[in-house]
RNA sequence: CGUGCGCACGCGCCGAAUUCCGCAAGGGAACCGGGGAACCACGUUCCUUGGGGUGAAUCGGGCCGCUUCGUCCGCGAAGAGGCCCGUAGGAGACCUUCCUGCUCCGAACCCGUCAGCUAACCCGGUAGGCGAGAAGGAAGGAAAGG
Numbered sequence: 001c002g003u004g005c006g007c008a009c010g011c012g013c014c015g016a017a018u019u020c021c022g023c024a025a026g027g028g029a030a031c032c033g034g035g036g037a038a039c040c041a042c043g044u045u046c047c048u049u050g051g052g053g054u055g056a057a058u059c060g061g062g063c064c065g066c067u068u069c070g071u072c073c074g075c076g077a078a079g080a081g082g083c084c085c086g087u088a089g090g091a092g093a094c095c096u097u098c099c100u101g102c103u104c105c106g107a108a109c110c111c112g113u114c115a116g117c118u119a120a121c122c123c124g125g126u127a128g129g130c131g132a133g134a135a136g137g138a139a140g141g142a143a144a145g146g
Stems, first nucleotide, its partner, number of pairs: 011131004018029004030126006040116001050114001051111004059086006066079005089105004094141007
């Protein structure tokens, strides 16, 4: 000097996931999600290709072997799995918007045969996980200082 791990106090990020009262149970505010008329829109399912929701997380292509079926024994078809490459879309230090870049994400879960929109109304959630930097320019604000 660099890197890894742990702890503490701060700062910050993804996300709705913050805050107040209360000894507690619990109750508010705020933010977020779902259901739910008219009008409008649209059909959908019932031999299942069911349908739908939260979320940025959709849509493709290739390779590998496995299983099943067929076979002219060359191979072909289907199914699920693993891995790579893209991609709709999304995130990144005062805030919003625009431009140019770089680095990442592009998952997971839930309802249970059922839900378009939707005023009144009704029902829920407020978790979890990360970081020490790729930022620069323009406009408008905010804050701090004087």
RNAcentral holds the sequence, with entries from Rfam and Ribocentre. This is a predicted structure of a 146-nucleotide RNA (c-di-AMP riboswitch aptamer (ydaO/yuaA leader)) from Streptomyces agglomeratus. It matches the Rfam family "c-di-AMP riboswitch aptamer (ydaO/yuaA leader)". Its family is annotated with cyclic-di-AMP binding and regulation of gene expression in the Gene Ontology. Rfam describes the family as follows. This family represents a conserved RNA structure found upstream of the ydaO and yuaA genes in Bacillus subtilis and related genes in other bacteria. The coordinates come from a structure-prediction model, not an experiment, and the mean pLDDT is 79.